[in-house]
RNA sequence: CGGGGCGUAGCGAAGCUUGGUAUCGCGCGUGAAUGGGGUUCACGAGAUCCUGGGUUCAAAUCCCAGCGCCCCGA
Numbered sequence: 001c002g003g004g005g006c007g008u009a010g011c012g013a014a015g016c017u018u019g020g021u022a023u024c025g026c027g028c029g030u031g032a033a034u035g036g037g038g039u040u041c042a043c044g045a046g047a048u049c050c051u052g053g054g055u056u057c058a059a060a061u062c063c064c065a066g067c068g069c070c071c072c073g074a
Base pairs, nucleotide, nucleotide: 001073002072003071004070005069006068007067010026011025012024013023020057028044029043030042031041032040033039050066051065052064053063054062
């Protein structure tokens, strides 16, 4: 320098193809069961979807430019 992949709650992922209230597991908080713990169950909080711009009634999703990480080639 060229090509490709990835970036979404504290952590790990799905959702993107086919635009329309952002989901799951672990973790966290509250409550119940237990004498207590472990454990189980119920409820709840938590994400400007990497950044900026564009298209659209509407963007995590489509388009453009950048940033970071990883892989391949030179």
Record summary: RNAcentral holds the sequence, with entries from ENA. Transfer RNA from a Candidatus Omnitrophota bacterium, 74 nucleotides, folded computationally. The source organism's lineage runs through Bacteria, Pseudomonadati and Candidatus Omnitrophota. Its Rfam family is "tRNA". Its family is annotated with triplet codon-amino acid adaptor activity in the Gene Ontology. By type it is a transfer RNA. Its mean pLDDT, the model's own confidence on a scale to 100, is 83.